[in-house]
Context: one part of a larger RNA
RNA sequence: GGAUGAACGCUAGCGGCAGGCCUAACACAUGCAAGUCGUACGGUAACAGGGGAAAGCUUGCUUUUCCGCUGACGAGUGGCGCACGGGUGCGCAACGCGUAUAGAACCUACCCUGUACAGGGGGAUAGCCCAUGGAAACGUGGAUUAAUACCCCGUAGAGACUAAGAGUGGCAUCACUUUUUGUUUAAAGUUUCGGCGGUACGGGAUGGCUAUGCGUCCCAUUAGUUAGUAGGUGAGGUAACGGCUCACCUAGGCAAUGAUGGGUAGGGGCCCUGAGAGGGGGAUCCCCCACACUGGUACUGAGACACGGACCAGACUCCUACGGGAGGCAGCAGUGAGGAAUAUUGGACAAUGGGCGGAAGCCUGAUCCAGCCAUGCCGCGUGCAGGAAGACAGCCCUACGGGUUGUAAACUGCUUUUAUACGGGAAGAAUAAGGGGUACGUGUACCCCGAUGACGGUACCGUAAGAAUAAGGACCGGCUAACUCCGUGCCAGCAGCCGCGGUAAUACGGAGGGUCCAAGCGUUAUCC
Numbered sequence: 001g002g003a004u005g006a007a008c009g010c011u012a013g014c015g016g017c018a019g020g021c022c023u024a025a026c027a028c029a030u031g032c033a034a035g036u037c038g039u040a041c042g043g044u045a046a047c048a049g050g051g052g053a054a055a056g057c058u059u060g061c062u063u064u065u066c067c068g069c070u071g072a073c074g075a076g077u078g079g080c081g082c083a084c085g086g087g088u089g090c091g092c093a094a095c096g097c098g099u100a101u102a103g104a105a106c107c108u109a110c111c112c113u114g115u116a117c118a119g120g121g122g123g124a125u126a127g128c129c130c131a132u133g134g135a136a137a138c139g140u141g142g143a144u145u146a147a148u149a150c151c152c153c154g155u156a157g158a159g160a161c162u163a164a165g166a167g168u169g170g171c172a173u174c175a176c177u178u179u180u181u182g183u184u185u186a187a188a189g190u191u192u193c194g195g196c197g198g199u200a201c202g203g204g205a206u207g208g209c210u211a212u213g214c215g216u217c218c219c220a221u222u223a224g225u226u227a228g229u230a231g232g233u234g235a236g237g238u239a240a241c242g243g244c245u246c247a248c249c250u251a252g253g254c255a256a257u258g259a260u261g262g263g264u265a266g267g268g269g270c271c272c273u274g275a276g277a278g279g280g281g282g283a284u285c286c287c288c289c290a291c292a293c294u295g296g297u298a299c300u301g302a303g304a305c306a307c308g309g310a311c312c313a314g315a316c317u318c319c320u321a322c323g324g325g326a327g328g329c330a331g332c333a334g335u336g337a338g339g340a341a342u343a344u345u346g347g348a349c350a351a352u353g354g355g356c357g358g359a360a361g362c363c364u365g366a367u368c369c370a371g372c373c374a375u376g377c378c379g380c381g382u383g384c385a386g387g388a389a390g391a392c393a394g395c396c397c398u399a400c401g402g403g404u405u406g407u408a409a410a411c412u413g414c415u416u417u418u419a420u421a422c423g424g425g426a427a428g429a430a431u432a433a434g435g436g437g438u439a440c441g442u443g444u445a446c447c448c449c450g451a452u453g454a455c456g457g458u459a460c461c462g463u464a465a466g467a468a469u470a471a472g473g474a475c476c477g478g479c480u481a482a483c484u485c486c487g488u489g490c491c492a493g494c495a496g497c498c499g500c501g502g503u504a505a506u507a508c509g510g511a512g513g514g515u516c517c518a519a520g521c522g523u524u525a526u527c528c
Base pairs, nucleotide, nucleotide: 001528002527003526004525006524007523008522009521010520013380014379015378016377017376018375019373020372021338026336027335028334030333031332032331035080036079037078040077041076043073044072047071048070049069050067051066052065053064054063055062056061057060087291088290089289096216097215098214099213100212101211102210103209106208107207111204112203113202114201115200116199117198119153120152121151122150129142130141131140132139133138159184160183161182163180164179165178166177167176168175169174189196190195217263218262219261224254225253226252229251230250231249232248233247234246235245236244266288267287268286269285270281271280272279273278293314294313295312296311297310316327317326318325319324344370346369347368348367352366353364354363355362356361383414384413385412386411394405396403397402420464421463422462423461424460428455434449435448436447437446438445439444440443472517473516474515475514476513477498478497479496483512484511485510486509487508493500494499
């Protein structure tokens, strides 16, 4: 000198863009953050419509009651989603990450594409109803009912497995094609009749999994280490290879090219600095990994060993009728604590994206916006021009003549960014449902018409009057730009280094003057 997720002191007019718990992965009150589908199902708790009955009368209204008949829909069965999105950096020195390969050892819901198919039957169960236990959380028993829930039979020979044969190829185990024998697995409906779905197998896409080469911090004041350890055979297990696990056999494996142990740490793209080489860092944004009160376990599922799922153990907090129960903000806000220190218990789904749905739509603290903070970067303003009798007065200095503040002011003319008042006022919106048209041709493409804006009456534009609404901080001995007076007298104090201060201090404190930056300026901390 540059830089910062900064903090502190003094000061402060505005805007744009960004950033904002670095400490206690400490504990959490409250609200919200994952639902959706009635075009899968039985149904009907609420609302609305319709119909029936009864009563009242004002004779077409009110009240009561019944009917799932309709729009819809609480709770329930079922499907899909909840494994994404969002947070944090505890752990991890590891094939975790980065990079380059391999999988002839693998999986992949939804999506695209291709081939073939969807015949028949059955038994339950939630809900509802009845009874009942418990303070509650939550149950228990009986009866009954549906499905795209569950099960059985038929069909299949594309698929898988087994055995035998042939051909082609390779990179070792082998791979691919083909013929034959045997065994075995399917399906679901709904509809406004347009569709949407279902089953099996192949291909693609996407996402994942696994293996390997190389790279990946400090300590040798850590020198030996290892028994599922190293390898083999066989079996089990897995989507799949493998000591992944197990039985048996062999005695190996790693290590001064640093094993083992200890310490520290998420890794990368990137960021800071530097001419570069290098050094330092890992905030925001993106990719990967790990974690979700602590530890462990599996279930479901295409996918989890699952942040707002389950079970067990533990610590903590809460409720209790003392028998027993409930909870997990490292989601968004917010609270306490810790700390030098870090924000609102805001608005909207309008846009982008996600889940479900045929769609309308619903949900979305993702996201888009707004609020707070000079935390940073950038931009703008606090006027401009003229004006010397170098005015008076004041402060300061003086050799008492004057000098300086100083074109500064007054005064004259101009401008109105910004602020204020008033008026106008966006883009971001593309399209959807629906309607019309054209083309091919029967569901697509294009054109036209057609609801919808949180931000926000915001940005922006115009008009009005008026210099009107807006400057500080540090420093002035040398390094280092900027000097005098007074006070003090090795005192009080300053200080980054050298060093100032003991009676003429440009170094302390004040004043006048000046210098440098400027809505900032200094100090502290850290890195180069």

The prediction has a mean pLDDT of 83. This is a predicted structure of a 528-nucleotide part of an RNA (small-subunit ribosomal RNA, 5' domain) from Flavobacteriaceae bacterium CP2B. Taxonomically the source falls in Flavobacteriaceae (Bacteria, Pseudomonadati, Bacteroidota, Flavobacteriia). It was read from a public genome assembly. Rfam family: Bacterial small subunit ribosomal RNA.